[in-house]
The part of an RNA shown here (small-subunit ribosomal RNA, central domain) has 348 nucleotides and comes from a metagenome. It matches the Rfam family "Bacterial small subunit ribosomal RNA". Its family is annotated with structural constituent of ribosome and ribosome in the Gene Ontology. The full RNA is in RNAcentral, with records from SILVA. The prediction has a mean pLDDT of 90.
Context: one part of a larger RNA
RNA sequence: UUGGGCGUAAAGGGCGUGUAGGCGGCGCAUCAAGUCUGGUGUGAAAUCGCCGGGCUCAACCCGGCGCACGCGCUGGAAACUGGUGUGCUUGAGUGCCGAGGGGGAAGCUGGAAUUCCAGGUGGAGGGGUGAAAUCUGUAGAUAUCUGGAAGAACACCGGUCGCGAAGGCGAGCUUCUACUCGAGGACUGACGCUGAGGCGCGAAAGCGUGGGGAGCGAACAGGAUUAGAUACCCUGGUAGUCCACGCUGUAAACGAUGUGCACUAGGCGUGGGGGGCGUUCGCCUUCUGUGCCGUAGCUAACGUGUUAAGUGCACCGCCUGGGGAGUAUGCUCGCAAGGGUGAAACUC
Numbered sequence: 001u002u003g004g005g006c007g008u009a010a011a012g013g014g015c016g017u018g019u020a021g022g023c024g025g026c027g028c029a030u031c032a033a034g035u036c037u038g039g040u041g042u043g044a045a046a047u048c049g050c051c052g053g054g055c056u057c058a059a060c061c062c063g064g065c066g067c068a069c070g071c072g073c074u075g076g077a078a079a080c081u082g083g084u085g086u087g088c089u090u091g092a093g094u095g096c097c098g099a100g101g102g103g104g105a106a107g108c109u110g111g112a113a114u115u116c117c118a119g120g121u122g123g124a125g126g127g128g129u130g131a132a133a134u135c136u137g138u139a140g141a142u143a144u145c146u147g148g149a150a151g152a153a154c155a156c157c158g159g160u161c162g163c164g165a166a167g168g169c170g171a172g173c174u175u176c177u178a179c180u181c182g183a184g185g186a187c188u189g190a191c192g193c194u195g196a197g198g199c200g201c202g203a204a205a206g207c208g209u210g211g212g213g214a215g216c217g218a219a220c221a222g223g224a225u226u227a228g229a230u231a232c233c234c235u236g237g238u239a240g241u242c243c244a245c246g247c248u249g250u251a252a253a254c255g256a257u258g259u260g261c262a263c264u265a266g267g268c269g270u271g272g273g274g275g276g277c278g279u280u281c282g283c284c285u286u287c288u289g290u291g292c293c294g295u296a297g298c299u300a301a302c303g304u305g306u307u308a309a310g311u312g313c314a315c316c317g318c319c320u321g322g323g324g325a326g327u328a329u330g331c332u333c334g335c336a337a338g339g340g341u342g343a344a345a346c347u348c
Base pairs, nucleotide, nucleotide: 003320004319005318006317007302008301012316014201015200016199017198021194022193023192025088026087027086028085029084030083031082033081034080035077036076037075038074039073040072041071042070048066049065050064051063052062053061054060091191092188093187094186096184097182098181099180100179103177104176105175106174107173108172109171110154114150115149116148117147118146119145120144121143125136126135162169163168206247207246208245209244210243211242215241216240220236221235222234223233258315259314260313261312262311263310266293267292268291269290270289271288272287273286274285275284276283277282297304298303321348322347323346330341331340332339333338
């Protein structure tokens, strides 16, 4: 609970798409549902308000007027909302031209490094640490050279850089595919914004089946450290990390800031386009992204400040003292792990 809020105090849904719903550009005509207005009926009486009166006053009682502006019927108005018709182009979209990217998917290829295998050289250590030890090595290790195999990740470029709705995306090439930006004029003619449910996407870890397994490495084993050391350090090492298909659906899924539109000082960088001047070099301007500083304003302060947390509008989500508790229960989803929804007693 018709209030006030949600960057950091409780509070923006992880992200998109979109159903219902809510909201919606400019002009003309028309209807009259909303809206405004006249008449009329009704809204019993008592009660209530005002005026007056009766009990010596008052309570109480009586009379008159008002109130109950709500609903029904009926007549009218047409600015706004709404309905219908017709038109428009500035919102939105389509196509043409140019540009951009580590957007997505599939396939092919490459070099460095690592480990392992085989061989050559060589001959006593190597490795590791704060120091050591476990470990490894005369059955020839480490080092070095040659050849081979495997898997995973792509140094430099690399950047407050780019792309994507978010999660996220970095070797090269090819194919398929989606997107954004700029310029002009053409076309459609409000086709828009948001979005409860729904549907889809969704890091890592985890799960199922089958592959793969170099390095790394939960668990585990050993060596150290220590009072102890179920750790930090060291030597090993299984799942996993990788691929295909399916599931899970979470996160400090963060800008801790929902989406869209409009308006409101500037200055300095940087990515991608356009226009003009000038053309050695540059300067001015415009659109779009990404950063820093900062005015007004906002803010409890910190800070924010045209990428708003300013000023407004539209729509959605969410919060309402701490603990109990994201627990119990019910429902629902999942193979499971668990997820979603989500209390109360009690207590401060």